The RNA shown here (transfer RNA) has 72 nucleotides and comes from a Candidatus Uhrbacteria bacterium. The organism belongs to Candidatus Uhriibacteriota, within Bacteria. The sequence was found in a public genome assembly. The prediction has a mean pLDDT of 83.

[in-house]
């Protein structure tokens, strides 16, 4: 150089057009004399930046950028 891929709550992963969901974490109360440990029940993401399509974008398209894979 040329080609694919992936970027979503602390941290892994879903959502393949209609303001995003589950696991662990993480806060409360409840169970215990306390922990652990179960239960309930709440907080957390303007979706990697920027534009276009669209009534409406995480979801399509185009351009950058990080990281990963092929190949030269």
């Nucleotide at each position: 150089c040329g080609g694919g891929g992936u970027a979503u709550a602390g941290u892994g992963u879903a959502u393949c057009g209609g303001c995003a969901a589950c696991a662990c974490g993480c806060u409360u109360g409840c169970a215990u004399g306390g922990g652990g440990u179960g239960c309930a029940a709440g907080a957390g993401a303007c979706g990697c930046u920027g534009g276009g399509u669209u009534c409406a974008a995480u979801u399509c398209c185009c351009a950058g950028u990080a990281c990963c894979c092929c190949g030269a």